[in-house]
RNA sequence: UGCAGAGGGCGGAUGAUCGCCUGCCCCGCUUUAGCGGCAGGAGGAAAGUCCGGGCUCCACAGGGCAAGGUGGUUCGUAACGCGAACCGGGGGUGACCCCAGGGAAAGUGCCACAGAAAACAGACCGCCCUGUCAUCGGCGGGGUAAGGGUGAAAAGGUGAGGUAAGAGCUCACCAGCUGCAAGGGCGACUUUGCAGGCUUGGUAAACCCCACCUGGAGCAAGACCAAAUAGGGAGACGUUUGAGGGCGGCCCGUCCGAGUCUCCGGGUAGGUUGCUUGAGGUGCCGGGCGACCGGCAUCAUAGAUGAAUGAUCAUCGUUUCGGAGAGGCCAUGUUACGGCCUGCCGGAAUACAGAACCCGGCUUAUAGCCCUCUGCCGGGC
Repeated sequence: UGCAGAGGGCGGAUGAUCGCCUGCCCCGCUUUAGCGGCAGGAGGAAAGUCCGGGCUCCACAGGGCAAGGUGGUUCGUAACGCGAACCGGGGGUGACCCCAGGGAAAGUGCCACAGAAAACAGACCGCCCUGUCAUCGGCGGGGUAAGGGUGAAAAGGUGAGGUAAGAGCUCACCAGCUGCAAGGGCGACUUUGCAGGCUUGGUAAACCCCACCUGGAGCAAGACCAAAUAGGGAGACGUUUGAGGGCGGCCCGUCCGAGUCUCCGGGUAGGUUGCUUGAGGUGCCGGGCGACCGGCAUCAUAGAUGAAUGAUCAUCGUUUCGGAGAGGCCAUGUUACGGCCUGCCGGAAUACAGAACCCGGCUUAUAGCCCUCUGCCGGGC
């Protein structure tokens, strides 16, 4: 110089004119309308509605089945399926990255095609012994799984001995598994030593088994005020022999309960509130590897309701293209020439995208710019 990895931030600015919403103050008005002034007015994701809650309502929210969710350990948090650190496995030269990470010896499935055979899984070619025909090889019987082939995967690996030929058949060294022991760690796990049969695929993001967790509905929740209509008509069941209702589905249990449920028809659908002070933001200090926690100080930073926060103009910023050619730097060095940065002129573009009760996460989209740290290749000193 180049390539790569991890983390953080910004994501347009200023001025002028006109136009909106909220709060406060003043003037004016006299019944809630108008003028003026001041202060404030969309996001890092406001998106998705995927998780978890706060809050509201269902009188309390019991037991079981079913259903759903999570799945290494420890910690953080209001909580989580989230975050941090670590363990195990995998990828990369590396910085680092990824994992839907309990169980395949409880059971049932599946592994196409190829192949002799795909898990109680083997004999196609081959090798050895033997009989027969009879030549150069064929046929029959027995043994074998070391070699070859098929496949994503085929009955531990290397070497030696042994054998008719072979095989953990035996041995040495490894890997794996099991048992015992010692050490490290809160733990998941890990290191070492001794001994042993020699060693029986994968898949649970297939059903399943195991461990843990789970009341429901949701701001269109809910509360209040005002107004209107036809407190209308029909049917069924019931009033302690309990209709109906509460508890996501079912059962048991329990509680409330005198009127409920279904159909037809009619009226209203307006206003206020919930609605923004919170597991809040910011700064400093302390603790912790970290996520985060604690203390002190300080701040007030949208609240719309068919839906405000905008429109126009100008000058800049950023990116890119073209032009002229001023300055500086780098490399090369025989010459010519090349590259980068700053500046000038002109053109074009300026990302993803809009709160609606609030908050903590995750996921997705994003023109471009800035900062910090780390790794690797090449070159020079």
Bacterial RNase P class A from a Deltaproteobacteria bacterium, 381 nucleotides, folded computationally. It was read from a public genome assembly, where an Rfam model found it. The source organism's lineage runs through Bacteria, Pseudomonadati, Myxococcota and Myxococcia. Its mean pLDDT, the model's own confidence on a scale to 100, is 77. Of the family's consensus pairs, 96% are formed in the model.